[in-house]
Context: one part of a larger RNA
Parts: sequence; structure tokens; C1' cells
RNA sequence: CUGGGCGUAAAGGGUACGUAGGCGGUGGAUCAGGUUGAAAGUGAAAGUCGCUAGGAAUCAAGUGGAUGCUUCCGAAACCAAUUCACUUGAGUGAGAUAGGGGAGAGUGGAAUUUCGUGUGUAGGGGUAAAAUCUGGAGAUAUACGAAGGAACGCCAAAAGCGAAGGCAACUCUCUGGGUCUCUAUCGACGCUGGGGUGCAAAAGUAUGGGGAGUAAAUAGGAUCAGAUACCCUGGUAGUCCAUGCCGUGAACGAUGAGUGUUUGUCCCUGGUCUACGAUUAGGGGCCCAGCUAACGCGUUAAACACUUUGCCUGCGGAGUACGGUCGUAAGACUAAAACUC
Repeated sequence: CUGGGCGUAAAGGGUACGUAGGCGGUGGAUCAGGUUGAAAGUGAAAGUCGCUAGGAAUCAAGUGGAUGCUUCCGAAACCAAUUCACUUGAGUGAGAUAGGGGAGAGUGGAAUUUCGUGUGUAGGGGUAAAAUCUGGAGAUAUACGAAGGAACGCCAAAAGCGAAGGCAACUCUCUGGGUCUCUAUCGACGCUGGGGUGCAAAAGUAUGGGGAGUAAAUAGGAUCAGAUACCCUGGUAGUCCAUGCCGUGAACGAUGAGUGUUUGUCCCUGGUCUACGAUUAGGGGCCCAGCUAACGCGUUAAACACUUUGCCUGCGGAGUACGGUCGUAAGACUAAAACUC
């Protein structure tokens, strides 16, 4: 390379939008670039290959064949192109509708901590047991009050929403997407997507705030042979807010996106209807066929097909070195080889 693959063996990009590209519904007409048929010309000779050609090789001679290119005349199914239409794909409108989808502002109660005041007196904390710690300068406990920050118990669920990350007290404002419906409208406007762009947990980073609890670092007390740990008492960055950066993850369903087809059954959520049911859009359990090395998957496929993109190609060296791009940095992305078995 041809292939064969990518849930768990190597292998799906973290996720979406989208440029180029690739692929793409139905019917008619035109055209003849691709496609296809016939003919002619050309494809020098020699050589090569087959035959004449015999048991092998060689020489001489003869004969046949050449994918191709050009010209001309046809065909019109498919691809391309032009054009006219269609409605099932896609979109728009109308009427409904569910939701922790997003952003901003405001409000609330429980709890922890601190402070103030009162009551009250000797312990309190902590642990397997202790000690560090705290307390007659009155703690712990208890009552009232105040401050401040963070998180929102029950409801709560296999539930819901979102492209993913993710999203949960309550109210208001702004705002994105979805689903259903006898229908209306438009008329292929679609799918995927190399480069590109946006978003992207936690940690980290920059500047300015904030700082209750918690807690890397760190200090002390224990344990231990030792303990730079597990346990305990403290405790700083951080965690929170605003605005930038970083761009990673077991970013997982370890399963790219889209379309179509295919046995059932039982639950949950939202809609519609003629409502103990039917249908549709999602979320789950178990199974038929089929698939799978097995486990298992099984209309939400890992079944049967098609389109398109990313990726894999023995273990280690190594997701490393070097170079490049990006970043304040940490580092990220791209990405080998020698050698080794």
C1' cells in the first nucleotide's frame, strides 16, 4: 500500500458551529462533458510475447497481437450541466406545552464561626487510647442580640434540561433550545466536515476585592524500628466575586455524527386524541432474530445497510527528545529515532 479494525485487546477527536471538499429526495424536457457502441487513421523498423515449431537452447524468415491517442457517425440509462415542476427530507408560521438550559438583579431561612450582654461553675476538646490545644483574665453549656462569608436540607426520583463541560432555596427581568398538533407556508434550501472558530470540570495563573467553614504547603501532638504518612490540635495559598489567561481529565456510554430498515414485553417523563387505551418525542429494565473471542449489545444496537470524518497497525524506549506554534509561567499541541525484547 491493499486490507482489517476502533465498548473492554492498539484505536472515536472533550464538544459544537462551519469554509474547502465528499455525498445527497421525486417526475419531465434539453444537452452530450464524463460514459458507451461502430468505423477509419496512427501507434516506424528492430526487439519483446504467441504461433508456424517438433526433445532443449540458439540463429534466420514469416505471421498475429498492443492498454493508448486522434477524427467521424451513433445511443441517452446513469453522473455532470441547463430548465420546468412536485412534496415525503430541511426550514418557517399558527395554537399549545414541560424543564435544576443560560445571564443579571434582589430576597430568605437553617447551620458553622466570631463578637456583645445575661445565667452559671470546673472543666471542655479530641482519640482505639492519649497528648498538643482551650479554660478562674470565667471556658464548654444555655438565652437574647449583632456581624460576616459560603452552601442551599426536606421535596428528590431509574425523574428533568443542556452540544459537551454542566445545571437545584425563592422572586423578578432578559434570553437560547426542545416537544406535540387536524393543519398553513416554502420547495431539496440537506448530511458530514480537513484547515478554522466558539464553548469547555477541577487545579493552576494575573490584577483588584472577599475570607465563615474547609484546607495543599506548613507547625505541633501521637503512632512507629523509622513516619517527611494514615489519627489529632492549629493553619497559609486556594476554595468565593469581577475581568483576563490556561485548554487539560477515567472530558466515559471507555461506544463520532447523520439517514433508513428490523420481534416483543414492562415501567417513568412531556404532548395530542374519539382516553382502563392509541400515537408521538425522550428516559430506563428484560428479551427474539442477528452480532460478538467472550463478557455482553439488542428499535437509545455493539443487528442489517449507506454517507462522511477522526484514529489504530507488536512490547518498551515515549506521548519522551529535537524543532515548530501557543502560553506570564506551569505547561499544552504537533511528534520521532537509536537501542531492546
Small-subunit ribosomal RNA, central domain from Cycas panzhihuaensis, 341 nucleotides, folded computationally. It matches the Rfam family "Bacterial small subunit ribosomal RNA". The coordinates come from a structure-prediction model, not an experiment, and the mean pLDDT is 87.